[in-house]
RNA sequence: CAGGAUGUCGCAGGAGAGACCACGCCAGGCGUGGCGCCGAUGGAGCAACCGCCCCGGAAACUCUCAGGCAAAAGGACUGCGACAGCCAA
Numbered sequence: 001c002a003g004g005a006u007g008u009c010g011c012a013g014g015a016g017a018g019a020c021c022a023c024g025c026c027a028g029g030c031g032u033g034g035c036g037c038c039g040a041u042g043g044a045g046c047a048a049c050c051g052c053c054c055c056g057g058a059a060a061c062u063c064u065c066a067g068g069c070a071a072a073a074g075g076a077c078u079g080c081g082a083c084a085g086c087c088a089a
Stems, first nucleotide, its partner, number of pairs: 003087002006084008018035001020034006036069003041066002043063003049057003
């Protein structure tokens, strides 16, 4: 010092599933109840695998408790940029 991965922030992209039914208030819409669904947020479970192998860490798999099923919002993940420390031929 090129660079690498990690974390935070900003920008861009970003799926799935009833604009369902009933009642009430009601301008849009909101609330309550009911049935039907979704899985890429949170949570939980099994486990390939990994480790310092007593034990622990573990998914985009599974379950749908929360959440979601027009738009808006959110959104795993991806790209770019900045910052922070770490490793660095």
The RNA shown here (Glycine riboswitch aptamer) has 89 nucleotides and comes from Paracandidimonas soli. The RNAcentral record of the sequence draws on Rfam. Its mean pLDDT, the model's own confidence on a scale to 100, is 78. The source organism's lineage runs through Bacteria, Pseudomonadati, Betaproteobacteria, Burkholderiales and Paracandidimonas.